This is a predicted structure of a 394-nucleotide RNA (Bacterial RNase P class A) from a Bacteroidota bacterium. Rfam family: Bacterial RNase P class A. Its family is annotated with dimeric ribonuclease P complex, tRNA processing and ribonuclease P activity in the Gene Ontology.
RNA sequence: AAGCAAGGACGUCCUGUCGCUCUUUGGGAAACCGAAGGGAGGAAAGUCCGGACAACUCAGGGCGCCACACUUCCUAACGGGAAGGUCUUCAAUUGGAAACGAUUGGGGAACAGAAAGUGCCGCAGAGAACUAUACCGCCUGUUGGCGUAAGUUGGCAGGUAAGGGUGAAAACGUGAGGUAAGAGCUCACGGCGGAUGCAGCGAUGUAUUCGAGGGUAAACCUUGUGGGUUGUAAGGCCAUGUAAACGGUUUCAGGGAAACCUGAGGAGGCGGCCCGUCUCCAAUGCCGCGGGUAGGCUGCUAGAGGCCAUCAGUGAUGGUGGUCCCAGAUAAAUGACAGGAACGAUGGUCGCAAGGCUGUUGGACAGAAUCCGGCUUACAGUCCUUGCUUUUAU
Numbered sequence: 001a002a003g004c005a006a007g008g009a010c011g012u013c014c015u016g017u018c019g020c021u022c023u024u025u026g027g028g029a030a031a032c033c034g035a036a037g038g039g040a041g042g043a044a045a046g047u048c049c050g051g052a053c054a055a056c057u058c059a060g061g062g063c064g065c066c067a068c069a070c071u072u073c074c075u076a077a078c079g080g081g082a083a084g085g086u087c088u089u090c091a092a093u094u095g096g097a098a099a100c101g102a103u104u105g106g107g108g109a110a111c112a113g114a115a116a117g118u119g120c121c122g123c124a125g126a127g128a129a130c131u132a133u134a135c136c137g138c139c140u141g142u143u144g145g146c147g148u149a150a151g152u153u154g155g156c157a158g159g160u161a162a163g164g165g166u167g168a169a170a171a172c173g174u175g176a177g178g179u180a181a182g183a184g185c186u187c188a189c190g191g192c193g194g195a196u197g198c199a200g201c202g203a204u205g206u207a208u209u210c211g212a213g214g215g216u217a218a219a220c221c222u223u224g225u226g227g228g229u230u231g232u233a234a235g236g237c238c239a240u241g242u243a244a245a246c247g248g249u250u251u252c253a254g255g256g257a258a259a260c261c262u263g264a265g266g267a268g269g270c271g272g273c274c275c276g277u278c279u280c281c282a283a284u285g286c287c288g289c290g291g292g293u294a295g296g297c298u299g300c301u302a303g304a305g306g307c308c309a310u311c312a313g314u315g316a317u318g319g320u321g322g323u324c325c326c327a328g329a330u331a332a333a334u335g336a337c338a339g340g341a342a343c344g345a346u347g348g349u350c351g352c353a354a355g356g357c358u359g360u361u362g363g364a365c366a367g368a369a370u371c372c373g374g375c376u377u378a379c380a381g382u383c384c385u386u387g388c389u390u391u392u393a394u
Base pairs, nucleotide, nucleotide: 001390002389003388004387005386006385007384008383009382010381012341013340014339015338016337017336018335020039021038022037023036024035025034026033027032041365045376046375048374049373050372051371052370053231054230055229056228060275061274062273063272065227066226067225068224069223070084071083072082073081074080085111086109087108088107089106090105091104092103093102094101095100112222113221117220118219119216120215121214135164136163137160138159139158140157141156142155143154144153145152146151172190173189174188175187176186177185192211193210194209195208196207197206198205199204235298236297237296238295246288247287248286249285251264252263253262254261255260265281266280267279268278269277270276305324306323307322308321309320310319311318312317343362344361345360346359347358348357349356350355
């Protein structure tokens, strides 16, 4: 210097003309005409999480269902974020005979439990989980063939998980002892789980000691935590309009003068079931299913708000002070055209070079719809930081 990866910031500006929308204000009887000011984003997107707000008869208990799952912290809350831990992978350095570790840096983790139980483990392979498994090989015994013999080649009965082969995985790994050959059979080291001590708020680490022997929870399951439902088309008000349509429910007993109360039964609501509870049982009732309206106001934007300073904290973030007001449309405004500037691409020309002059051309992804905090995805081009690779120069 170029390329790649990760993270962050920005993501055109100015002038003129013609328009759109909101607020305030002037004129006008009104329609409308002026003036001043505001008018999309980093993702406004996907609508995936979490909340605010609102309504529903506060939505109780059990079972079920769903979501989440290392720790601590942040936060209104979260499945988000910060800091840390563990495991894994890559690179460099390093200890060791090896297995396996240590340090530093980068990436990744649906990262509770497989030492509670049940299930499952395709293909290949002799054998895939209760006591494992004998295909080849190795060893012992016995018995044939061949051979003078050393031996060699078969059968049978056993032993063997060292070696080979299959596989994602072969029932801890490496080394030594041991043995007929072998084997955690024994020993040392290493990896794994529990207990205890110590360190840490904790995940966890470390030392000692005891112990186990495959994987799978993105299989059932177990443990822990959380979950009422619907969304601003919520909801409130006004105006207009319509059908007391139709279907279901049409109960009984006791008390009372009645209103009503008690009990049983029926219909329905409480998003699956049971319990429980609430409403109704003849009246403009309750449930279902229909008919009508399709306009306006409100909700509606001052908020977990922005910016600056400072303090606390490793950080996410929080405190304090100052300052600012910053879209509210509803078929849905925030734009179009012209010129110029900057930037990029490309051509010409001048210049040793840096660069100058000039022609053509380009501007991504996408657009509020109740509001916030996140996550995810899209993005022409420019800039910054870090890492890696390659090349060149010293």
The gene name in the source record is rnpB. RNAcentral holds the sequence, with entries from ENA.